[in-house]
RNA sequence: UCCCAGGUCCCGGAGGGCGUCAGCUCCCUAACUCCGUCAGGACCGAAAGGUAGCAGCGGCAUGAGAGUCCGCCGUCGCUUCGUGGAUCUGGGAUAC
Numbered sequence: 001u002c003c004c005a006g007g008u009c010c011c012g013g014a015g016g017g018c019g020u021c022a023g024c025u026c027c028c029u030a031a032c033u034c035c036g037u038c039a040g041g042a043c044c045g046a047a048a049g050g051u052a053g054c055a056g057c058g059g060c061a062u063g064a065g066a067g068u069c070c071g072c073c074g075u076c077g078c079u080u081c082g083u084g085g086a087u088c089u090g091g092g093a094u095a096c
Base pairs, nucleotide, nucleotide: 001093002092003091004090005089006088007087008086009085010084011082012081013080014079015078016076017075018074019073021071023068024067025066026065028063034059035058036057037056042051043050044049
């Protein structure tokens, strides 16, 4: 100096674990202050009828919870890969 093998660290790739956020599903969530329908009652009218509208019901908003998805991001003393880089150890060859 070269070859082989192994170890450590770094770099890059892939996978996996954990977590945030987002998507989807379910459930709950509005006295009045979201929409609709408005019993009773109230008001207007000679009447027919009309007006506003409480409770109730339904929906959505908003907020909370659970599940799912494995999409983004982060993290892991995880696993694996590499014509990659550095370093250490052992063996062999060559040269001085």